The prediction has a mean pLDDT of 83. A computed fold for a 542-nucleotide part of an RNA from Hungatella effluvii, annotated as large-subunit ribosomal RNA, domain I. Rfam family: Bacterial large subunit ribosomal RNA. Its family is annotated with ribosome and structural constituent of ribosome in the Gene Ontology. The RNAcentral record of the full RNA draws on ENA and SILVA.
[in-house]
Context: one part of a larger RNA
RNA sequence: AGCGCAGGGUGGAUGCCUUGGCACUAAGAGCCGAUGAAAGACGCGAUAAGCUGCGAAAAGCUUCGGGGAGGAGCAAAUAUCCUUUGAUCCGGAGAUAUCUGAAUGGGGAAACCUGGCUGAGCAAACCUCAGUCGGCGUAUGGUGAAUACAUAGCCAUACGUUGGGAACCCGCUGAACUGAAACAUCUAAGUAGGCGGAGGAAAAGAAAGAAAACUCGAUUUCCAAAGUAGCGGCGAGCGAAAUGGAAAGAGCCUAAACCGGCGUGCGUGCAUGCCGGGGUUAUGGACUGCAAUAAGUGACUCGUAUGGUAACAGAACGGUCCUGGAAAGACCGGCCACAGAGGGUGAAAGCCCCGUAUGUGAAACCAGAAGAGAGCGAGCAGAUUCCAAAGUACCACGAGACACGAGAAACCUUGUGGGAAUUCGGGGGGACCACCCCCCAAGGCUAAAUACUCCUUAGUGACCGAUAGCGCAUAGUACUGUGAAGGAAAGGUGAAAAGAACCCCGGGAGGGGAGUGAAAAAGAACCUGAAACCCUGUGUUU
Repeated sequence: AGCGCAGGGUGGAUGCCUUGGCACUAAGAGCCGAUGAAAGACGCGAUAAGCUGCGAAAAGCUUCGGGGAGGAGCAAAUAUCCUUUGAUCCGGAGAUAUCUGAAUGGGGAAACCUGGCUGAGCAAACCUCAGUCGGCGUAUGGUGAAUACAUAGCCAUACGUUGGGAACCCGCUGAACUGAAACAUCUAAGUAGGCGGAGGAAAAGAAAGAAAACUCGAUUUCCAAAGUAGCGGCGAGCGAAAUGGAAAGAGCCUAAACCGGCGUGCGUGCAUGCCGGGGUUAUGGACUGCAAUAAGUGACUCGUAUGGUAACAGAACGGUCCUGGAAAGACCGGCCACAGAGGGUGAAAGCCCCGUAUGUGAAACCAGAAGAGAGCGAGCAGAUUCCAAAGUACCACGAGACACGAGAAACCUUGUGGGAAUUCGGGGGGACCACCCCCCAAGGCUAAAUACUCCUUAGUGACCGAUAGCGCAUAGUACUGUGAAGGAAAGGUGAAAAGAACCCCGGGAGGGGAGUGAAAAAGAACCUGAAACCCUGUGUUU
């Protein structure tokens, strides 16, 4: 030195555990903000660095309920206090709420600096305190230039708005990698990204529709139709609709004609505005005459039952000189069960504890079927005078969007140019024309069925179990970066600290006794404690 055996060290695998995650289900909630948000800074404790809570009224104040013996958070220490005159704690409603932040008197290198006005503390000055003073929009009123009238501008008052939010939604804008086995049309994809906006949903929506049968009758979503019809360097690929079935179900209001009222302009009979009535459809309305406030609706308001936000009651077991540190295990004998879900207790408990089944409960606040109400709401006949959404429909050119790439390319949107009819009217039925059929554009609103989950409650898992599961058993911390940003590691003594008094060696670290404990080969570098690696002893080989 090699090999083997034994014993140690180191190391932290494995096993067991779970405070944390992941996925989903059922309900709820679905916005917050100038009444100052989200997010922060700095403070507040007897002692106080962090977290939590709170705000100069500062781990809290008031009040109304619950609850009933301890309490002063995590947090284990000492002191001092509070509490059956009901504390701590739980719930409802309020008060306070520094400074920054849309941040809003002005400024600013966020959490700082510095003003005006009004009022109070003192009669005054200083100082302190309270209130107020941003921009934009709309409305109203006032004032008012060049410039005579006017207008612009300015001022005041009232109301609104500003910023934030996980995904979902709408609009504007809008790639490339990639695929086509290269690549340019095409694809990826109207995706990612950027911007704006809204809501608990959004969007869409009551036919100028779909169709072609004895037609249907707003929208949305799902299943089928169907990977069909089609589109396509007819490549790669893209990809409907009618219709059938289901969920849900809801329809309405203006403009105009006409009537009435009040204005405005000027060129004094023309134009035009506002308000109220009227009216809303494929034939209707106005108009004239007759008759009459109906059926119904009720999306707005009130709001009961009920539910939610604290809680309360809640059955039934004992023994053993059995084992053990410990009984819930074993043995013996019982009991409850609308409760044998689950968790805890020194091992494995229906009957020890918390609970569970079941039943009960609210001063206050929130939601809210039923119900009530405001509101809305009709007809008949005649006549054929009037009305029925214009730079619109449509056309040309150029684009986009339609499953549809210019194609035979309709329909829809519109940048440029042109530009109707108006009920004897107009649009559509995939070029276009005829016949036939369907519908009424150029104004607006509309619940439900649908999408999503930052969040709350209850629960589930052939989900994970500390290199897993979220990045985090907590941390967006430590650390890195000028910055945008990137971003960890790290769990386990024991049933209970009973966390080792005292003695010895040592400067200490550490160790040896003693003691605790079932165990210290559980001693805080703490459950188990694999391997690599290191060492000691021994056998053997060289």